Context: one part of a larger RNA
RNA sequence: CCCUGGUUAAGGAACUCGGCAAAUUAGCCCCGUAACUUCGGAAAAAGGGGUGCCAUGGCAACAUGGCCGCAGAGAAAUGGCCCAACCGACUGUUUAUCAAAAACACAGCAUUCUGCCAAGACGCAAGUCGACGUAUAGGAUGUGACACGUGACCAAUGCCGAAAGAUUAAGGCAAGCGGUUAGCUGCAAAGCGAAGCUGUGAACCCAAGUCCCGGUGAAUGUCGGCCGUAACUAUAACGGUCCUUAGUUAGCGAAUUUCAUUGUCGGGUAAGUUCCGACCUGCACGAAUCGUGAAACGAGUUGGGCACUGUCUCAACCAGGUGCUCA
Numbered sequence: 001c002c003c004u005g006g007u008u009a010a011g012g013a014a015c016u017c018g019g020c021a022a023a024u025u026a027g028c029c030c031c032g033u034a035a036c037u038u039c040g041g042a043a044a045a046a047g048g049g050g051u052g053c054c055a056u057g058g059c060a061a062c063a064u065g066g067c068c069g070c071a072g073a074g075a076a077a078u079g080g081c082c083c084a085a086c087c088g089a090c091u092g093u094u095u096a097u098c099a100a101a102a103a104c105a106c107a108g109c110a111u112u113c114u115g116c117c118a119a120g121a122c123g124c125a126a127g128u129c130g131a132c133g134u135a136u137a138g139g140a141u142g143u144g145a146c147a148c149g150u151g152a153c154c155a156a157u158g159c160c161g162a163a164a165g166a167u168u169a170a171g172g173c174a175a176g177c178g179g180u181u182a183g184c185u186g187c188a189a190a191g192c193g194a195a196g197c198u199g200u201g202a203a204c205c206c207a208a209g210u211c212c213c214g215g216u217g218a219a220u221g222u223c224g225g226c227c228g229u230a231a232c233u234a235u236a237a238c239g240g241u242c243c244u245u246a247g248u249u250a251g252c253g254a255a256u257u258u259c260a261u262u263g264u265c266g267g268g269u270a271a272g273u274u275c276c277g278a279c280c281u282g283c284a285c286g287a288a289u290c291g292u293g294a295a296a297c298g299a300g301u302u303g304g305g306c307a308c309u310g311u312c313u314c315a316a317c318c319a320g321g322u323g324c325u326c327a
Base pairs, nucleotide, nucleotide: 002321003320004319005318006317007316008315010313011312014311019308027051028050029049030048031047036041038145052067053066054065055064056063057062068072080306081305082304083303084302085301086300087298088297092104093103108143109142110141111140112139113138114137120129121128122127146293147292148291149290151223152222153221156220157219158216159215160214161213165211166210167209171205172204176200177199178198179197180196183192184191185190224242225241226240227239228238251285252282263279264278265277266276267275
C1' cells in the first nucleotide's frame, strides 16, 4: 500500500453513468396525518411530543413530589421520507452456476373443438390418461384484474358450408392392335394364320381433393396517391382525378415506437442531449400480436426534492488482518 471495521474540523452530492457505498431513520405510548381512490385503502403517510429510578395515592391507566447521568427504547436487534412519470393490475414463477425483469403465470374475457366407446394425448398393439368426469364438463388458442371501448376490409391465405358443373387416381369392364405357331399355300424364298399363352390398350363407370359458389376477423392478416380551392398571408371545412378488398374510426402521440432531433413552446436549474406538461410535421402508434385510463402493489426503470452523511473538496487518525523485511 491493501482488506475488514471505527472516528473526523468546515462544507454537504461539489463525487459519480447513477447518492453506488455509507450515513440518517428505527421499539413502545400520545397527538396528528394530504392528493388520489376500486371507499377497502393510501397510512407506521407526512410531521410533532414523551420514554430512567425512588416515595406517596390508586385495582390500573396514571397523578403529585423527589433523585441521578452527556445520554433513560441508556447494550444488541430494530422503517429514511416525499413528489412525479413509464411498464406490469395484484400475491406468485423464472435462466440450479453472470439476467428476477417490463419476461412467465394469474383471476377475468373471447373464439373454437368435443354428445361419450367424447374431442385430445401416449402406444406397433393390448391398453391407459382424459374420467370412475358428461357441455355450469373436458381439450386447444389468443388476450390478461377493473373502468370505458374494441372501427373498416372476406381481394389473398386459413377454416366452415354447399353440392349443379369442370378436372381427377388406383380399380372395373374391355373395342382394337402386336408377339408366338398347330395348320394351310408355295419348287424355294416366303406369305396367311385357329386355339392357347402373352405384350399393349381407346371409349365407358368411378371418391376425396382442386377449380367454381357462399360464409367467416377476439381467424393469418391489410387498412392509398396526386391536384386545386376561403376578400392580407397561411391553412383548407370543400371540389376534381387515379387506384384499391377496404383506404386507420375512437383514443393516444418526438412515445421502451420520432430518422432528421438536443424538434418547438412551457416548467424545474445560475446553467438541464435526461425529466415533466403541451404541440402534431405519426421517417415507421392504433384498437383482445388489444386501444386509452386507473387506486393498490414492485429487491422493476426514469427525473426531482427534504433529511443524512468521508461519495467528494482532501485527506487524517485508530483497531484488527493478509502480505513484506528482520530475528
This is a predicted structure of a 327-nucleotide part of an RNA (large-subunit ribosomal RNA, domain IV) from Akkermansia sp.
Its mean pLDDT, the model's own confidence on a scale to 100, is 87.
NCBI's taxonomy places the organism under Bacteria, Pseudomonadati, Verrucomicrobiota, Verrucomicrobiia, Akkermansia.